[in-house]
RNA sequence: UAAGUUAGUCGAUUGGUCGCAUCGAAAGAUGAGGAAAGUCCGAGCAUCAAAGGGUAGAGUGGCGGGUAACGCCCGCUGAAGGCGACUUUAAGGAUAGUGCAACAGAAAUAAACCGCGGUUUAACCGUAAGGGUGGAAAGGUGCGGUAAGAGCGCACCAGCAGUUCGGCGACGAAAUUGGCUGUGUAAACCCCACUCGAUGCAAGAGUUGAAACAUAUAGUUGACCCGACUUGUUUCGUAUCGCUUGAGCGUUUCGGUAACGAUUCGCCUAGACAGAUGACCAGUCAAGACAGAACUCGGCUUACAGACUAACUUAAAAA
Numbered sequence: 001u002a003a004g005u006u007a008g009u010c011g012a013u014u015g016g017u018c019g020c021a022u023c024g025a026a027a028g029a030u031g032a033g034g035a036a037a038g039u040c041c042g043a044g045c046a047u048c049a050a051a052g053g054g055u056a057g058a059g060u061g062g063c064g065g066g067u068a069a070c071g072c073c074c075g076c077u078g079a080a081g082g083c084g085a086c087u088u089u090a091a092g093g094a095u096a097g098u099g100c101a102a103c104a105g106a107a108a109u110a111a112a113c114c115g116c117g118g119u120u121u122a123a124c125c126g127u128a129a130g131g132g133u134g135g136a137a138a139g140g141u142g143c144g145g146u147a148a149g150a151g152c153g154c155a156c157c158a159g160c161a162g163u164u165c166g167g168c169g170a171c172g173a174a175a176u177u178g179g180c181u182g183u184g185u186a187a188a189c190c191c192c193a194c195u196c197g198a199u200g201c202a203a204g205a206g207u208u209g210a211a212a213c214a215u216a217u218a219g220u221u222g223a224c225c226c227g228a229c230u231u232g233u234u235u236c237g238u239a240u241c242g243c244u245u246g247a248g249c250g251u252u253u254c255g256g257u258a259a260c261g262a263u264u265c266g267c268c269u270a271g272a273c274a275g276a277u278g279a280c281c282a283g284u285c286a287a288g289a290c291a292g293a294a295c296u297c298g299g300c301u302u303a304c305a306g307a308c309u310a311a312c313u314u315a316a317a318a319a
Base pairs, nucleotide, nucleotide: 001315002314003313004312005311006310007309008308009307010306012284013283014282015281016280017279018278020031021030022029023028033290037301038300040299041298042297043296044295045200046199047198048197052226053225054224055223057196058195059194060193061192062076063075064074065073066072077091078089079088080087081086092191093190097189098188099185100184101183113131114130115127116126117125118124139157140156141155142154143153144152158181160178161177162176163175164174165172166171204241205240209236210235211234212233213232214231218230219229220228248267249266250265253262254261255260
């Protein structure tokens, strides 16, 4: 200097004039997002409700941590990709069982087309070393042995299982022992381990309210069964509440590899309900992209013009 990887910041702002909404007696204060989007997960909160057991169903799926919880986050391990920094991961079980694997091939849960050997040369018997088909054909190479062959035996390997060692663990490297070892697929059915109430702010409150219907052969908020309990179901119900102080934000210090936890100091930042934040002028500027709250949070996913910061990797050159 160029090309990359990872993490983050801004994404309009300043001044003036007029105007809108909430709070306030007034002065005045505040007024859409990093995703507000998707509605994909998890919760807080409300009602059922004073509780259970089983069957089916659904979700997750390497290990260890974090969290209110999660299908999320952090770290580590395995596999795949990349020169690398790094990225992705639907990552338990094929020895519980079932299913599927086109075509080719003799044969794809175990078989003999060609070949080799024996022989009485028609037939029969032995064989799976060689050839052919295929993505895959009784683990690979070599030596011995045999009628011809074969882990039949041996040596060196690969795989599998056991033991020793390291690690909390997934797992790893080395040593040693063993039987010689029949493909893949569970993002197929299934098995195993763990977890799981429903409905939802259009919830609900405004209740010892009003009306209608049913009533033990009834009814009870995931389905069904058992159990348990009891009068139940439906409709209406003003103004208003729910409605914004939060598992909140910034910051100090400590612990931790990190996610995060504890802690110091400070801050209060929309609560609308046909739905408020707009218009004009001037300046700065690389830029005005994606785009507008409706109970509230923690995540994930998707969209995004342009600018900036930090660390790391590779290549070339110079010192």
The RNA shown here (Bacterial RNase P class A) has 319 nucleotides. Its Rfam family is "Bacterial RNase P class A". By type it is a ribozyme. Its family is annotated with tRNA processing, ribonuclease P activity and dimeric ribonuclease P complex in the Gene Ontology. The model forms 93% of the base pairs in the Rfam consensus. The coordinates come from a structure-prediction model, not an experiment, and the mean pLDDT is 75. The sequence was found by an Rfam model in a public genome assembly.